[in-house]
This is a predicted structure of a 73-nucleotide RNA (transfer RNA) from a Chitinispirillaceae bacterium.

RNA sequence: GGGGCUGUAGCUCAGUUGGGAGAGCAUCAGGCUGGCAGUCUGAGGGUCGUCGGUUCGAACCCGUCCAGCUCCA
Numbered sequence: 001g002g003g004g005c006u007g008u009a010g011c012u013c014a015g016u017u018g019g020g021a022g023a024g025c026a027u028c029a030g031g032c033u034g035g036c037a038g039u040c041u042g043a044g045g046g047u048c049g050u051c052g053g054u055u056c057g058a059a060c061c062c063g064u065c066c067a068g069c070u071c072c073a
Stems, first nucleotide, its partner, number of pairs: 001072007010025004019056001027043006049065001051063003
C1' cells in the first nucleotide's frame, strides 16, 4: 500500500423485502423474607462508529473517513 470481516444500551449480542430500536446480564425502585441471598414486578439507560448520498422513509442500500481483527505484499 491492497483485500476481507466487525462497529447497535455499562457488558455480551440479536435485529435486512427499507417503516415498532430490542434481549440477556448489570444498575435503580418496590413486593415476598426477621435480615442476607434468592425470586417476582417495574423503571432508567442508545445521535445504531463519522460525514455525505439515494429514498416519502435508512441500524439496514451506496460512497468517504475512523477504530479493531485478519490475509496478501

Taxonomically the source falls in Chitinispirillaceae (Bacteria, Pseudomonadati, Chitinispirillia, Chitinispirillales). Its mean pLDDT, the model's own confidence on a scale to 100, is 81. RNAcentral records the identical sequence in 2 taxa. Its Rfam family is "tRNA". It is annotated as a transfer RNA. Gene Ontology term of the family: triplet codon-amino acid adaptor activity.